Annotation: Model confidence (mean pLDDT): 77 of 100. Bacterial large signal recognition particle RNA from an Actinomycetota bacterium, 267 nucleotides, folded computationally. The sequence is in RNAcentral, with records from ENA. Its Rfam family is "Bacterial large signal recognition particle RNA". By type it is a non-coding RNA gene. The organism belongs to Actinomycetota, within Bacteria.

RNA sequence: CCGUGCCAGGCGGGGAGCUAGCGGUGCCCUGUACCCGCAAGCCGCUUCAGCGGGGCUGGAUCCCCGCCCGAGGCCCGUCGGGUCCGAAGUCUGCUCCCGGCACGGGGCGUUGAAGGUCGGGUCCCGCGCGACGCCAUCCCGUGAACCCGGUCAGGUCCGGAAGGAAGCAGCCGUAAGCGGGGAGUGGCGGGUGCCGCGGGCGUGCCUGACCGGAGCCACCGGCCGGUGACGCGACCGGGUUCGAGGCGGUCGACGGCGGGUGCACGG
Numbered sequence: 001c002c003g004u005g006c007c008a009g010g011c012g013g014g015g016a017g018c019u020a021g022c023g024g025u026g027c028c029c030u031g032u033a034c035c036c037g038c039a040a041g042c043c044g045c046u047u048c049a050g051c052g053g054g055g056c057u058g059g060a061u062c063c064c065c066g067c068c069c070g071a072g073g074c075c076c077g078u079c080g081g082g083u084c085c086g087a088a089g090u091c092u093g094c095u096c097c098c099g100g101c102a103c104g105g106g107g108c109g110u111u112g113a114a115g116g117u118c119g120g121g122u123c124c125c126g127c128g129c130g131a132c133g134c135c136a137u138c139c140c141g142u143g144a145a146c147c148c149g150g151u152c153a154g155g156u157c158c159g160g161a162a163g164g165a166a167g168c169a170g171c172c173g174u175a176a177g178c179g180g181g182g183a184g185u186g187g188c189g190g191g192u193g194c195c196g197c198g199g200g201c202g203u204g205c206c207u208g209a210c211c212g213g214a215g216c217c218a219c220c221g222g223c224c225g226g227u228g229a230c231g232c233g234a235c236c237g238g239g240u241u242c243g244a245g246g247c248g249g250u251c252g253a254c255g256g257c258g259g260g261u262g263c264a265c266g267g
Stems, first nucleotide, its partner, number of pairs: 001267006009057003012030004020046005034054005063260006072251004076246001078244009090234002093232002095229002097226005103221003106217003115211008123200006129193002132189006138181005148173004156165003
């Protein structure tokens, strides 16, 4: 060095997660790489590998070690966007509220603004007067079988007579009551009055006349101020999500380079 038989090893690896830790099932990356059974509120293990069974390969393209590259994952800052919550009424803001100015627009104004003088109205209280309504009074009519009055025919009673008494109907009258009238008188009332007098409040609003002679209003915009409101924005604190990105950290597949690794027999 060659041949035969065999041993170790190999027939995928990695990340996050789970876990005291590790391997696996499930997810993701890599990319092609024996088969069967089992595994998530799970299976197995306590160190080189999941546990059980079977098969192939086997000294190197294939096994082991180191370095490089680097798909991808994870962690930590940074920046930006969206969204949600909290806090503070702080601000250069928006919005709303209040007050002011009168710069622009608009409206009113020489057919006379502001302002002034005089007057009237509008508000409250009291008194009076009037009107209206109700009641009473008043006036007219009506109004009693008997228990109201007068006159009482007839009849009745008393009396010897003269005469007298009570009294129904009728007639006349009247009481309560009923009906009507509306002039007067008295009392009471109020969503009463183009009424009168006095007082109060108060110069506000409306209005008339006169004086006056150019302003007035604050509707929109603008400006100024506010112990104003706190709906929005900004600021501040936090959660969540998306994106960018760091010569950040960590693990690291595939791939590249270098090195390493047997036993027996025969020639």